This is a predicted structure of a 540-nucleotide part of an RNA (large-subunit ribosomal RNA, domain I) from a Thermoplasmata archaeon. The RNAcentral record of the full RNA draws on ENA. The organism belongs to Thermoplasmata, within Archaea.
[in-house]
Context: one part of a larger RNA
RNA sequence: CCUGUCAGUUGGGGAAUGGCUGGGCUCAGGCGCCGAAGAAGGUCGUGCCAAGCUGCGAUAAGCGGUGGGUAGGCGCAAGGAACCUGUGAUCCACCGAUCACCGAAUCGGAACUCCGGUCCCGCAAGGGACAUUCCGCAAGGAAGGGGAACCCCCCGAAGUAAAGCAUUCUAGUAGGGGGAGGACAAGAAAUCAAAUGAGAUGCCGUAAGUAAAGGCGAUCGAAAGCGGCAGAGGACAAACCGAAUCCCCGUUCGAUGAGGACGGGGAGAUGUGGAGUAGUGGACCUCCGUACUUGCCAGCUUCCGGAGCUCAACGUGCCUGGAACGGCAGACCAGAGCGGGUGAUAGUCCCGUGAGCGUACGGAAGAGGCGAGAUUGGAGGUAUCCUGAGUACCGUGUGUUGGAUAUCGCGCGGGAAGCUGGGAGGUACAGACUUCCGAUCCUAAAUACGUCCUGAGACCGAUAGUGCAUUAGUAGCACGAGCGAACGCUGAAAAGUACCUCGGAAGGGAGGUGAAAAGAGCCUGAAACCAACUGACGAU
Numbered sequence: 001c002c003u004g005u006c007a008g009u010u011g012g013g014g015a016a017u018g019g020c021u022g023g024g025c026u027c028a029g030g031c032g033c034c035g036a037a038g039a040a041g042g043u044c045g046u047g048c049c050a051a052g053c054u055g056c057g058a059u060a061a062g063c064g065g066u067g068g069g070u071a072g073g074c075g076c077a078a079g080g081a082a083c084c085u086g087u088g089a090u091c092c093a094c095c096g097a098u099c100a101c102c103g104a105a106u107c108g109g110a111a112c113u114c115c116g117g118u119c120c121c122g123c124a125a126g127g128g129a130c131a132u133u134c135c136g137c138a139a140g141g142a143a144g145g146g147g148a149a150c151c152c153c154c155c156g157a158a159g160u161a162a163a164g165c166a167u168u169c170u171a172g173u174a175g176g177g178g179g180a181g182g183a184c185a186a187g188a189a190a191u192c193a194a195a196u197g198a199g200a201u202g203c204c205g206u207a208a209g210u211a212a213a214g215g216c217g218a219u220c221g222a223a224a225g226c227g228g229c230a231g232a233g234g235a236c237a238a239a240c241c242g243a244a245u246c247c248c249c250g251u252u253c254g255a256u257g258a259g260g261a262c263g264g265g266g267a268g269a270u271g272u273g274g275a276g277u278a279g280u281g282g283a284c285c286u287c288c289g290u291a292c293u294u295g296c297c298a299g300c301u302u303c304c305g306g307a308g309c310u311c312a313a314c315g316u317g318c319c320u321g322g323a324a325c326g327g328c329a330g331a332c333c334a335g336a337g338c339g340g341g342u343g344a345u346a347g348u349c350c351c352g353u354g355a356g357c358g359u360a361c362g363g364a365a366g367a368g369g370c371g372a373g374a375u376u377g378g379a380g381g382u383a384u385c386c387u388g389a390g391u392a393c394c395g396u397g398u399g400u401u402g403g404a405u406a407u408c409g410c411g412c413g414g415g416a417a418g419c420u421g422g423g424a425g426g427u428a429c430a431g432a433c434u435u436c437c438g439a440u441c442c443u444a445a446a447u448a449c450g451u452c453c454u455g456a457g458a459c460c461g462a463u464a465g466u467g468c469a470u471u472a473g474u475a476g477c478a479c480g481a482g483c484g485a486a487c488g489c490u491g492a493a494a495a496g497u498a499c500c501u502c503g504g505a506a507g508g509g510a511g512g513u514g515a516a517a518a519g520a521g522c523c524u525g526a527a528a529c530c531a532a533c534u535g536a537c538g539a540u
Stems, first nucleotide, its partner, number of pairs: 004537009018523001019489002023460002025457006031450002033146002041102003044057003048080002052076002063096006072084002107116003117130005132143004150181001151179005161168001165215001191198002202229005213219001233442003236388001240274002244272001245267009279419001281386003284381005292373006300366006308357004314330001316329004331348002333337001339351003393414007421437005476483002496522001500509003
């Protein structure tokens, strides 16, 4: 001197950790459909400069009105320029106008968000009509498509389990199709029950892993009853009457209402309308005899939502500090000491909070008013009439169910009674008893869900929490179906380093800002790893 090992120091590198949170997650409450008056969703445009997001639509980050609100505004977004604004802008709420092209897409067509027509109005620019299906005599009207989950109907697997596998299970699940709505469905007993009785449906708890089913294996699996939530009942067909009915258009009254009157046209005897509706039945006959059902209301009242509005108390003194919201000392308010912000920790600085108020508009309820329909109901009589048919039921096959012979359907073949009637009471048949009246329809609430809004949290805190705190279903990948990320943090304030200097620049020096360089992928800044320096040891 070089090299090696170790230790320390200084730095680099890296992004762990701590702190934070404009995002999530969960729960609760609210609210709940949109669309031919063209939706949902897109494409293309739209800014002075404009790539993305957001907004908007050739009137294009916007136009008009009403109300609120006050000093600034010109979105995210910080720049330059220009402009608007106390004649009240920007902003907020509501109501309107405009709203290219595609899309149910609807004048015809199309692989290409594009192309091409006919007719009418208009001088022109330009505007309008023209799809299909259904209803209707017509005039005219309706439907179509979308929606996170929830709901109903139809079709309907397999991996799996059975320690194999075929009936079985998975499972009427996944998936496919159709339909409805803010909920859907179900629903006023041909129901249960059991010798006492209950009285539509739905949902919760229990009954109960019970009865039952089951290669009686694996497994599967109710109901009545009881306790709760919520509660509500109605309309036809028929018997009898027989046009007493209804619709459209016009005029008029009425509140731009319900509805009434008049005129014209139409529907309707294959029956409009009245009556009547579940068993102490109804029609029908006799008698008594009064208050029922339902519709509308842009006016009135009340309540809820609703842009928003009003109101308490220290700009106290000193100290530290860059800054007082801290410390010491002294005051005050409180129906307000939830929370957030402000240069550190603020009841009294700001927003709020507590307590009150609230236009337009939207929603709900009520009163009142105006109508429409109609003898509701009760007692008695019972000669006559009515009460849902290819239905009930039977056989057979098959699916389904806990439903076993005794669930609920479907195919095929048969096929009733009809009030002196019929169904059910868990095999069948017979007789009793009990109970109900199918084969027509409607029906709120209690229930489900969360696209959406609000609030809350012994939930997460950036490898967590949504896949997404940020251009996120983006970038990227894939022919396609589809798969699918990463990326948060200067500072109180940009005060984001003037000027000088080296350099082509990057970068550095010096200097400045700042409390601090925290100096831009900038809070904190661990470890791995790298370098330099110092020391110890070893080797040479």